Context: one part of a larger RNA
This record gives sequence, C1' cells and structure tokens, in this order.
RNA sequence: CUGGGCGUAAAGCGCACGUAGGCGGGUUUGUAAGUAGAGGGUGAAAUCCCAGGGCUCAACCCUGGAACUGCCUUCUAGACUGCAAGCCUGGAGGUCAGGAGAGGCGAGUGGAAUACCGAGUGUAGAGGUGAAAUUCGUAGAUAUUCGGUGGAACACCAGUGGCGAAGGCGACUCGCUGGACUGAUACUGACGCUGAGGUGCGAAAGCGUGGGUAGCAAACAGGAUUAGAUACCCUGGUAGUCCACGCCUUAAACGAUGAGAGCUAGUUGUCAGUAAGCAUGCUUAUUGGUGACGCAGCUAACGCAUUAAGCUCUCCGCCUGGGGAGUACGGCCGCAAGGUUAAAACUC
Repeated sequence: CUGGGCGUAAAGCGCACGUAGGCGGGUUUGUAAGUAGAGGGUGAAAUCCCAGGGCUCAACCCUGGAACUGCCUUCUAGACUGCAAGCCUGGAGGUCAGGAGAGGCGAGUGGAAUACCGAGUGUAGAGGUGAAAUUCGUAGAUAUUCGGUGGAACACCAGUGGCGAAGGCGACUCGCUGGACUGAUACUGACGCUGAGGUGCGAAAGCGUGGGUAGCAAACAGGAUUAGAUACCCUGGUAGUCCACGCCUUAAACGAUGAGAGCUAGUUGUCAGUAAGCAUGCUUAUUGGUGACGCAGCUAACGCAUUAAGCUCUCCGCCUGGGGAGUACGGCCGCAAGGUUAAAACUC
C1' cells in the first nucleotide's frame, strides 16, 4: 500500500464547537476541467515478448515486428462529476402559538436530623461488640424537656420517570439564561453532513491562596481478633469532604456500541404534546423521547433486532500475537503529583 476489522476476542478519541479538507437534494441552460471515442506527434538504443537467422548446440549475437500501459496536441460527444448562471422545496433554518423538564448561573428562604453550648428534671451507669476492651460518666454522663449556635445534606414525592453533548443534575421562592418537543405557517431557498489540526467543557482524587469545618473520614493513635494482623471489627482522629478564585484533565469518562442520513414485520408499558370520536376518561390516529419482548436479517456464540450489532451511503478516530510497556528517551503541558505523544533490545 492492498485487505480485513473495532458490544464481549486487539480496536470508537470522555464530550462538544469548529478551521482546512472530504462528501453533498430536485430541475433548466451553458461550458468542456475531469470523463469517453477518433486522428496526429512523441515515447533514443539496449532490455522484455514474437518470428526468422549466425556461431556444431546453448548461453551469446544479428535482422524484422510487436510493445513501451506514458506525455503533448487536434477533432468529436455532452450522460455522469466539476465550473458558471437561473429556478424549486422535500434537507436545513426562520416566524407564530403552546405545554413539559433535578438543564445552567446568581440571590434569598425553610423544615427534619446529627453535633456542640446554656438551663430544667433525674441517678448510676452509658457506649460499643460475635464477645469484649480502649472511651464517656458522681466535677452528674446516658435518657428526657426547653432555648440557642453552626455546618453539611435535602426524607416522603421518586418511577428500567424527567433534563443535559458528555461529565452530570433532586427542598422551596425569585431573577437571568441554554436546549429539545408539539401544532400552525402564505418566510429564506441547499444556507447541509462530517471534521485532521485547533478551541472549550470535563466525576472523584490531588495541588495553590484565603475562608469554613456539624457529620463522615485516608494518614495516625489506642482497644480487640490472630501464630502474626502494618487488615477486616471497635473507640478516637488530621488532611480532605464545603465555599471563593486559580490549576490538574484522568476514570469500568460504559450502551465497554463515533457522528449524520435513508430503508427494513409486529406486540406491549411509560413520559411530553396534538387531532378526531364517544362522552369525563377511555378508544383510535399521529409526532418526539424512554423501556420490555419479538420476525426477517446479522453474529463465533452470547445476543442485537425501527433507540440495530440488519440493508446501504458520507466523513472522522482506532486495531494488526503475548510479555517488555502505555514503559524508556525526546518533545509539549503542569507549581507538583503527573498527563500526553510514544519506541527498541530481549523473550515466549
């Protein structure tokens, strides 16, 4: 390079936006770059191939032919691709009217619970475990009642429910704000898809500065268990968990399934709408989402199956035996931790 692949065997970038590039709806006319046909020129010789011939044969050599799949040029064709001009509405977008939602950001508010503080009642235990002990308690604990402070999280509702590109999002109210969906449409008129580089977002842990710290809790200390116990269990407990700003950029970042488009039996649940019918909650139809099952088809099997892993098209990413190794070296990024890009020797 050709090929074969990427749910689980190696393989889909964590996710999006978007540059270059690649690809791109219907129709008309033109053009003739690609494309197709024909002609001309050139494509040195040798070599290769074919037919003859010369060395006794062969290698070798000679003669002729073909070929040199290419390039240049002329003429013709006008389907397809390109280009130019025009038109169209189905793709895409817009406008209007709606309803749904833990989508995001900011501010404020609330109740339950834990903890602590103060006060009252009250007395000898409490706590914890498999059993105990460390621990707390006559300086009055545990329990119980009232009051206060403070931080964090929002029970029930809650649902293979909803929203978001992914990470993720769950008390209530207000403000600002993104997206999707449905119905209508007399608007724009291909404005689209993908996307190397690039840019942004990106759980948890971790880092920097300042704050905060109720509960929980790496490290750490003690008590147990045990042959030992640097653990599992218990009593404590600091970073951290929380907030602001700035970094880090990784995850089994998973549907282990890239994005977009078209086509291909059905049945059933649920969420958000719409329309019609019957009459107050059902039926039917339809659009979008989210589940279960299942045909054709696919698959090594498991399974997937209109939310495809089926049948096709476009674009990107990635794989190529195991170990060495996602390591070394170098580059880039980072305060660091480290991240990213990424080998080889050797070995089986």